[in-house]
RNA sequence: CCCACCCAGGGAGAUGGCAUUCCUCCUCGAACCGCCGCAAGGCUGAUGAUGCCUGGUCAACC
Numbered sequence: 001c002c003c004a005c006c007c008a009g010g011g012a013g014a015u016g017g018c019a020u021u022c023c024u025c026c027u028c029g030a031a032c033c034g035c036c037g038c039a040a041g042g043c044u045g046a047u048g049a050u051g052c053c054u055g056g057u058c059a060a061c062c
Stems, first nucleotide, its partner, number of pairs: 009027005016053005022048001034043003
């Protein structure tokens, strides 16, 4: 000096906010930026996961 691995820090995980001793990934030329379909067009969900809030959708009751 280079390479690999690990730890720490930082960052990311398809639309908002907060929290988590949790999970995964990336290390800045990175992780990430949904799925189906040749196309036309179609589908699920505010989470990576959990709880709460906000917004949205459906149904019932008053």
A computed fold for a 62-nucleotide RNA from Frateuria defendens, annotated as Fluoride riboswitch aptamer (crcB RNA motif).
Its mean pLDDT, the model's own confidence on a scale to 100, is 80.